Notes
This is a predicted structure of a 554-nucleotide part of an RNA (small-subunit ribosomal RNA, 5' domain) from an uncultured bacterium.

Context: one part of a larger RNA
RNA sequence: GACAAACGCUGGCGGCAUGCCUAACACAUGCAAGUCGAACGGACGGAGGCGAGGAACUCUUCGGAGGGAAUUGCCCGAGUUAGUGGCGGAUGGGUGAGUAACGCGUGGGGAACCUACCUCGUAGAGGGGAAUAAUAGUUGGAAACGACUACUAAUACCGCAUAAUGUACACUUUUCGCAUGAAGAGUGUAAGAAAGAUGGCCUCUGAAAAUGCUAUCACUAUGAGAUGGACCCGCGUCUGAUUAGCUAGUUGGCAAGGUAACGGCUUACCAAGGCAAUGAUCAGUAGCCGGCCUGAGAGGGUGAACGGCCACAUUGGGACUGAGACACGGCCCAAACUCCUACGGGAGGCAGCAGUGGGGAAUCUUCCGCAAUGGGCGAAAGCCUGACGGAGCAAUGCCGCGUGAGUGAAGAAGGCCUUCGGGUUGUAAAGCUCUAUCCUUGUCCAAGAGAGCAGAGUAUAGUAACUGAUAGUCUGAGGACGGUAGACAAGAAGGAAGCCCCGGCUAACUAUGUGCCAGCAGCCGCGGUAAAACAUAGGGGGCAAGCGUUGUCC
Numbered sequence: 001g002a003c004a005a006a007c008g009c010u011g012g013c014g015g016c017a018u019g020c021c022u023a024a025c026a027c028a029u030g031c032a033a034g035u036c037g038a039a040c041g042g043a044c045g046g047a048g049g050c051g052a053g054g055a056a057c058u059c060u061u062c063g064g065a066g067g068g069a070a071u072u073g074c075c076c077g078a079g080u081u082a083g084u085g086g087c088g089g090a091u092g093g094g095u096g097a098g099u100a101a102c103g104c105g106u107g108g109g110g111a112a113c114c115u116a117c118c119u120c121g122u123a124g125a126g127g128g129g130a131a132u133a134a135u136a137g138u139u140g141g142a143a144a145c146g147a148c149u150a151c152u153a154a155u156a157c158c159g160c161a162u163a164a165u166g167u168a169c170a171c172u173u174u175u176c177g178c179a180u181g182a183a184g185a186g187u188g189u190a191a192g193a194a195a196g197a198u199g200g201c202c203u204c205u206g207a208a209a210a211u212g213c214u215a216u217c218a219c220u221a222u223g224a225g226a227u228g229g230a231c232c233c234g235c236g237u238c239u240g241a242u243u244a245g246c247u248a249g250u251u252g253g254c255a256a257g258g259u260a261a262c263g264g265c266u267u268a269c270c271a272a273g274g275c276a277a278u279g280a281u282c283a284g285u286a287g288c289c290g291g292c293c294u295g296a297g298a299g300g301g302u303g304a305a306c307g308g309c310c311a312c313a314u315u316g317g318g319a320c321u322g323a324g325a326c327a328c329g330g331c332c333c334a335a336a337c338u339c340c341u342a343c344g345g346g347a348g349g350c351a352g353c354a355g356u357g358g359g360g361a362a363u364c365u366u367c368c369g370c371a372a373u374g375g376g377c378g379a380a381a382g383c384c385u386g387a388c389g390g391a392g393c394a395a396u397g398c399c400g401c402g403u404g405a406g407u408g409a410a411g412a413a414g415g416c417c418u419u420c421g422g423g424u425u426g427u428a429a430a431g432c433u434c435u436a437u438c439c440u441u442g443u444c445c446a447a448g449a450g451a452g453c454a455g456a457g458u459a460u461a462g463u464a465a466c467u468g469a470u471a472g473u474c475u476g477a478g479g480a481c482g483g484u485a486g487a488c489a490a491g492a493a494g495g496a497a498g499c500c501c502c503g504g505c506u507a508a509c510u511a512u513g514u515g516c517c518a519g520c521a522g523c524c525g526c527g528g529u530a531a532a533a534c535a536u537a538g539g540g541g542g543c544a545a546g547c548g549u550u551g552u553c554c
Stems, first nucleotide, its partner, number of pairs: 001553003005550005012401006018394002020359001025357003029354003034087003039084002042081003048075005057066003094312003103237007113229002118225007126160001128158002135150006167190010196217006205210001238284003245275003250272004255267003287309004291302004314335005337348004365391001367390003373387001374385004404434004414425004438495001439491006448481001453476004458471003498543005503524003509538005519526002
């Protein structure tokens, strides 16, 4: 000098940060990942339309007429949504247990790779089929959750057709390279795609509310890009030799399998290699970096917050789905623990945000909001979002402000000291004159919203026309923070100073008490009767909403 600090005394305000370093200990409760009805069949619901139905009531020539309620069928359809289906759930958020490793950092490599959504291009989207959840019925179970029978839809599932600049194989051929080889051209064979939805319209077809046309979105194949990722290599990356030898898929080859891909990655066979005093192996410790602290620098220490990478999700193992996981709030198995149980069997995983117990010197609210930024889904409106934006608590840190300013000598009183003359506290106080930052009360009241959304109308290209697209115009609603920041008015010096030190180092001295006692102390050292070193008082010095102490690093 610094700190994610703690402890003691003290404590007015604001801004910005930071806040379990210990038990990767155990967790009550709530929330943290959903969304799409413009993929689908149902269910619910009731505004409307067309019917059926005919009550009350009115008129009556007693024949009937009017009237239209309850109830009910169908159609259309604003809306809600358990299920099927799609996308997301692999991001975001947390933690640092493990890891001394191509984990990380840095620089390279691929003639050994993948990439949903997005962008650009090319081509397509034909024709069929069989199921199943929901639902209904029966039924098992305490529950969790099932079983059987019957029915049904799809952008769910499955064949067929079509098929290139794609894939595989074979052949021909050109060019090139650092080896294996790579790039290109041509021919042949083989296998393999698809799905619709919504709005508008009548130009075409059509009997048609469309099986038509059109716009948008979605779909299939393929080429390229972008983004993200996987792999390989050089170099760097703590301590110990009181750890000296280690290794059998081990090192290499051949063949096969496997992978997105290279590879002992795996398997069979063959060979006997491979590493190590330039420290193998073993043991201990540790997430790595940008950075941060210190230092003139070189260096040393460190890896909180913020950013990048990695690893993990009660412990261990495993795969499934998927573009992507061997998946924190998915599945299966085993283990420990906790809970429910009708004892047969089930349920759970805060190292997400709050919060609880425990541990500890020690670390916060079971808050508000999706208004902004970002993310997921959706055509959109919108929904979800403990990410995030905010507020709360804590002097934990940094920064800023205030606790008043001017004047005021009878140098008041009081305190302390005294050589008893006085000195000092000290312009300090009082008094007088002002000011109003913070504070109190009241009134007004933001920016953050130039984005996006909704409505209206215009232009451009296009279309038969519309819709839609693009551009610009006008209008409207929308703020958690928050009646906050800020402004104005009134009031009021009123409410706001402590802590450590005063022997030397080291700025700052006297008195009294004590008497090697009580005590102090970072080092030297003080204290045994005149202690500037202990204790108290007066005075002084330093820093200041803090000041000291302790711990750690330079």
The coordinates come from a structure-prediction model, not an experiment, and the mean pLDDT is 80.